[in-house]
Context: one part of a larger RNA
C1' cells in the first nucleotide's frame, strides 16, 4: 500500500407519516365594469421584514342576527388594553374605501406633474377642500361657413358603450406536421391558431318539411340510444361516412309586412280626387286573410313587471344516546383479562399505542332580525275567438330561376338533387309557385325570398357536500404553495427547500475553553430523539485489529 473484520464520520436513500396536489359524481351557482371591475402600487399594528386583512374611519367603522368566555390574525416573548352593561369570533345589510389601470380633465416612462369651471375656507401666496371637465353613438335643442335656402361644422343637455373573464357557444378568416408505408386529388381538418360578439347558457326553431309510390303516414328545434361502420362517398387507395325509421329525454308555441279602414302630415290638381309618410285599427296561413252576410262570448278563458302575503331553499347556528368500571402491561390505555350500557348514532378525526359509550362529530330533530332565489296566490295591467259566401282584392323581386366560378351538404362534378356566396342575366302572381336526389308526366307534401320563442343540451373560473383496486415529498399541480429565488434587453424561462417530542418537559447549575464545541448534572420512555434533530442503507474518509507484498 491492498484485502477482511470492527466502531465511528459522511451522506441521505428506505420504511413509515401527511399540512398538498389529481381524478370522478352529486348539487348550487355562472358574468363584473364609469355608482370606476379584474389586477396592482403605496399605505395602514405598542414593537413590524413577509404573508393574511384593511384603506387616512386603514389586522379596522355601525346596525341587525347567532353565540356564551375568553380575547389582540399567522406568531412565540413583553408591553398596554378589551371582556356577562356580553368581548373576540360567525353570518346578513351598510359606511369608509389613497393612487394607477377601460381610467374618461391635459400630459405620463402605470401607480406621477400640470390645469381649467362652479362652490366654499383662507389670506401671505404659485395656498387649501369639495364637485364637475374624455372620446364615441342615438335623440333633443341651440348656434352656424364658402353661398340666398340650405348643408359641412359646433356647442349644451340625456340616455347609452368602451375594459375584464377558466372554458363552454356563434360568426368572419385559417394552417402545417402527419396518413396514404414515397407523392400530387385526398387526409389531418374547418383541428391548431388569430379576429369579433353575446349569453348562463350559446345555437336551432314552429315546414316552399320528412315520407309514400298508385298509395299509407307524421307533425318546431335541440340533445342520448338504436338504425350502423349500413346506403354511400373515395387516386373506389388511404380513409370519410349519414338519413329516414323507431325508442328516450324535454315539450309551447307566436308575431309582423300586405289587402282593407281611420287619423294626422306632404306632392298634384281650381276642385272631386289621386299619391307618398307616420301613427293607430285590421290581418298572419291554405277548410287563409282582406271584402260582403250572419253571430259577439267578454274584459272571459288566458298572459303578466315590480310589489304585498305564504311556504321551501341558501347564507350564522343548535339539541344530540351509552363505562370518570375493575384489574393488568407500559412514560402514556383507546391494548389484554373481567363486567356493564348505547345504537333511527359501529361513517369519520383526534386524545401520550388499537375508542359506539373521553373530545368534535355521526343517526335523527330544531333554527334566521337581514338578504337572496323559487313556487303559490292576490289585486292590478294586458287581452283572444265563430259560422258562411266565393265577384274582386291581398299574402315578403332585382327575388326564385338560370350561364360561368366557388362554397356547404357523408356526397372529391359525379345521372348530382338540395342548401349558400361572386359575377352575367333574370320570372309567375294562388287556375300561378316551390320540392318529393338528373329530367318530364301523373299523384303527393308544402306555402320561399320578414321576424321572436322556454325546457331537455354544453362547459366549470367559483361554493357546498362527497368519492377513489389514484400520488405520498426525484411521486402528486410547476408550486406541500411559487410563478417565489434566480436566469434573459425582452417575449418569456423557471426550480429547490416536509418529520425533535406524546408534551418544550428545548439542557437549571458546575467544569475546560477566547468561541465554537465538549465533559459532568437535569429532562425525558428514548437524547446513537438536543433543534445540523424520526429511521439513518450505499459510494467516501478515519481509527482500531488481523492478514498480504
Nucleotide at each position: 500500500a491492498g484485502c477482511a473484520u470492527a466502531u465511528a464520520g459522511u451522506g441521505a436513500a428506505u420504511g413509515c407519516c401527511u399540512u398538498g396536489g389529481c381524478a370522478c359524481u352529486a348539487a348550487a351557482c355562472g358574468c363584473c365594469g364609469a355608482u370606476g371591475a379584474a389586477g396592482g402600487a403605496c399605505g395602514u399594528g405598542a414593537c413590524u421584514a413577509a404573508c393574511u386583512g384593511c384603506g387616512a374611519a386603514a389586522a379596522g367603522c355601525u346596525a341587525c342576527g347567532g353565540g356564551g368566555a375568553g380575547u389582540u390574525g399567522u406568531a412565540a416573548a413583553u408591553g398596554a388594553a378589551c371582556u356577562g352593561u356580553g368581548a373576540u369570533c360567525c353570518g346578513u345589510a351598510g359606511a369608509u374605501g389613497u393612487c394607477c389601470g377601460a381610467a374618461u380633465g391635459c400630459g405620463g416612462a402605470a401607480a406621477c406633474g400640470c390645469a381649467c369651471u362652479g362652490a366654499g375656507a383662507g389670506u401671505g401666496a404659485g395656498u387649501c377642500u369639495c364637485a364637475g371637465u374624455a372620446u364615441c353613438a342615438u335623440a333633443a335643442c341651440a348656434g352656424g361657413a364658402a353661398u340666398a335656402c340650405a348643408u359641412a361644422c359646433u356647442g349644451u343637455u340625456a340616455u347609452g358603450a368602451g375594459g375584464g373573464g377558466a372554458a363552454c357557444c356563434u360568426a368572419g378568416g385559417g394552417a402545417a406536421c402527419u396518413g396514404a408505408a414515397a407523392c400530387a386529388u385526398c387526409u389531418a381538418a374547418g383541428u391548431a391558431c388569430c379576429u369579433a360578439g353575446a349569453g348562463g347558457a350559446a345555437a336551432a326553431g314552429a315546414a316552399a318539411g320528412u315520407a309514400a309510390a298508385c298509395a299509407a303516414a307524421c307533425g318546431a328545434u335541440u340533445a342520448c340510444c338504436a338504425a350502423a361502420g349500413u346506403a354511400g362517398u373515395g387516386g373506389c387507395g388511404a380513409g370519410c361516412g349519414a338519413a329516414a325509421u323507431g325508442g328516450u329525454a324535454c315539450a309551447a308555441g307566436c308575431c309582423c309586412a300586405a289587402a282593407c279602414c281611420a287619423u294626422a302630415g306632404g306632392u298634384a290638381g281650381u276642385a272631386a280626387u289621386a299619391u307618398c309618410u307616420a301613427u293607430g285599427g285590421g290581418g298572419u296561413u291554405u277548410a287563409g286573410g282582406a271584402c260582403c252576410a250572419c253571430a259577439u262570448a267578454a274584459g272571459u278563458a288566458g298572459u303578466u313587471a315590480a310589489a304585498g302575503u305564504a311556504u321551501a331553499u341558501a347564507u350564522a347556528g343548535u339539541c344530540g344516546a351509552a363505562c370518570a368500571c375493575a384489574c393488568u402491561u407500559g412514560g402514556a390505555a383507546a391494548g389484554g383479562u373481567g363486567g356493564a350500557c348505547g345504537a333511527a348514532a359501529c361513517a369519520g378525526a383526534g386524545u401520550a399505542a388499537c375508542a359506539g359509550u373521553c373530545u368534535c362529530g355521526u343517526a335523527g330533530g330544531c333554527g334566521a332580525a337581514a338578504u337572496a332565489u323559487a313556487u303559490a296566490u292576490c289585486a292590478g295591467a294586458c287581452g283572444a275567438a265563430g259560422u258562411g259566401g266565393g265577384a274582386u282584392c291581398c299574402a315578403g323581386a332585382g327575388u326564385a330561376g338560370u350561364g360561368c366560378g366557388g362554397g356547404a351538404c357523408a356526397c372529391g362534378u359525379g345521372a348530382a338533387a338540395u342548401c349558400c356566396c361572386g359575377u352575367g342575366u333574370g320570372a309567375a302572381g294562388a287556375u300561378a309557385g316551390g320540392a318529393g336526389g338528373a329530367c318530364c308526366a301523373u299523384c303527393u307534401c308544402c306555402a320561399a325570398a320578414g321576424g321572436c320563442u322556454a325546457a331537455a343540451u354544453a362547459c366549470g373560473a367559483u361554493u357546498u357536500a362527497g368519492u377513489g383496486a389514484c400520488c405520498g415529498a426525484u411521486a402528486g399541480c410547476g408550486a406541500a404553495u411559487a410563478g417565489u429565488a434566480c436566469c434573459g434587453u425582452g417575449a418569456g424561462g423557471g426550480a429547490a427547500c416536509g418529520g425533535u417530542g406524546a408534551a418544550a418537559a428545548g439542557c437549571a447549575c458546575c467544569c475546560c475553553g477566547g468561541g465554537a464545541g465538549g465533559g459532568g448534572a437535569g429532562u425525558g420512555a428514548a437524547a446513537u430523539a438536543g433543534a445540523a434533530c424520526c429511521u439513518g442503507a450505499a459510494a467516501c474518509u478515519a481509527u482500531a485489529u488481523g492478514u498480504u507484498u